[in-house]
RNA sequence: GAGGGCGUAGCUCAGUUGGCGGAGCACAGGGUUGUGGCCCCUGAGGCCGUGGGUUCGAGUCCCACCGCUCUCCCCA
Repeated sequence: GAGGGCGUAGCUCAGUUGGCGGAGCACAGGGUUGUGGCCCCUGAGGCCGUGGGUUCGAGUCCCACCGCUCUCCCCA
C1' cells in the first nucleotide's frame, strides 16, 4: 500500500425485517447470617467509536474518518 472483520453499560457480549436500547458478571443499598461468602430483592450505570447522509423513524442502511485485529503485496 490492497482487502476483510470488529467497535453497544466498568468487563464479556446479545440486539431478529429499520419501529420503546438489553443480559450475565462487577458496583451501590437492603434482606438473610454471630461475621463473611452463597442466595434473594432493589437501584445506579449508555452521545450505540467520531462526523455527515438517507428515512416519518437508524445500534441496524450509505459515505468519510479514528481505533483494534486478520490476511495479502512491496522494500530492507
The prediction has a mean pLDDT of 81. Predicted 3D model of a 76-nucleotide RNA (transfer RNA) from Desulfomonile tiedjei. NCBI's taxonomy places the organism under Bacteria, Desulfomonilia, Desulfomonilales, Desulfomonilaceae, Desulfomonile. Its Rfam family is "tRNA".